[in-house]
RNA sequence: AUCCGAAAGGGCAACCCCUUCGGGAGGAGGGGGCGCAAAGCCACGGGCCCAGAAAGGGCAGCCGGGCUACCGAAG
Numbered sequence: 001a002u003c004c005g006a007a008a009g010g011g012c013a014a015c016c017c018c019u020u021c022g023g024g025a026g027g028a029g030g031g032g033g034c035g036c037a038a039a040g041c042c043a044c045g046g047g048c049c050c051a052g053a054a055a056g057g058g059c060a061g062c063c064g065g066g067c068u069a070c071c072g073a074a075g
Base pairs, nucleotide, nucleotide: 003075005071011036012035016031017030018029019028020027021026034061040067041066042065044064045063046062047059048058049057050056
């Protein structure tokens, strides 16, 4: 330094509800915790969703990939 993931300190936050933005998928804020060791970020590939003639839009907690990152045990 890398893989791995005990401990410690913490972190994020599903479904649902309220408010709000959007034609919509969905986004934002608050409540709330199903879960997460990258559930931090990126729409590059696949997939799904919205919309449609096309173009376009969305989902990173669907899969793959890329970048970054706290801790310090056994191995």